The prediction has a mean pLDDT of 79. A computed fold for a 115-nucleotide RNA from Paeniglutamicibacter gangotriensis Lz1y, annotated as SAM riboswitch aptamer (S box leader). RNAcentral holds the sequence, with entries from Rfam and Ribocentre.
[in-house]
């Protein structure tokens, strides 16, 4: 970025600095805040979006050999590819109320990916 997908009802807070408005716009509500919110730093965490990687587990459907055999097949073992799950550090994210709720907008976040 009028351009593309996917997700936005779970989950996860403490401390430092700042000082007055804040939950993205608009309206109407509610609800957070001088017993210090929002905001920035830190640490810590959830969470698994995306690439990596290391075991293993489970499924696809392939190759080599080997075995059986009623010649249609059906077993073993290796050995590689995808898928899906667990688990780790990496890039992000994200840690009040369902994107705080309702209605409007060609709204808005966040990841990939692509210009």
């Nucleotide at each position: 970025c009028a351009a593309c997908c996917a997700u936005c009802a779970a989950g996860a807070g403490c401390g430092g600095c700042u000082g007055a408005g804040a939950g993205a716009u608009c309206u109407g509500g509610c609800u957070c805040g001088u017993u210090g919110a929002c905001g920035c730093c830190g640490c810590a965490g959830c969470a698994a979006c995306c690439a990596u990687c290391a075991u293993c587990c489970g499924g696809u459907g392939g190759a080599u050999u080997c075995c059986c055999u009623u010649c249609a097949g059906g077993g073993a073992c290796u050995c590689g590819a995808c898928c899906g799950g667990c688990g780790a550090g990496g890039g992000u994210g994200c840690u009040a109320c369902c994107g705080c709720c309702a209605g409007a907008a060609g709204c808005g976040a966040u990841g990939g990916a692509g210009c």